[in-house]
A computed fold for a 73-nucleotide RNA from a bacterium, annotated as transfer RNA.

RNA sequence: GCCCUGGUAGCUCAGUGGAUAGAGCGUUCGGUUGCGGUCCGAAAGGUCGUAGGUUCAAUUCCUGCUCAGGGCA
Numbered sequence: 001g002c003c004c005u006g007g008u009a010g011c012u013c014a015g016u017g018g019a020u021a022g023a024g025c026g027u028u029c030g031g032u033u034g035c036g037g038u039c040c041g042a043a044a045g046g047u048c049g050u051a052g053g054u055u056c057a058a059u060u061c062c063u064g065c066u067c068a069g070g071g072c073a
Stems, first nucleotide, its partner, number of pairs: 001072007010025004018056001027043005049065005
């Protein structure tokens, strides 16, 4: 330098054109318990890497850039 895969909640990931963007773990609060753990209920937490484009509508499609991993030279 070229090619491929990925970047979504604190962590691990799902979602792949139209719903208020979700799950598990974690955190906080409450219940339970003599206390804690387990268990049960609830809540908070997101510029969907970034800048553009296409579209009535983009996390999703296209392009540049960037970051991480892998391959070729």

The RNAcentral record of the sequence draws on ENA.
Rfam family: tRNA.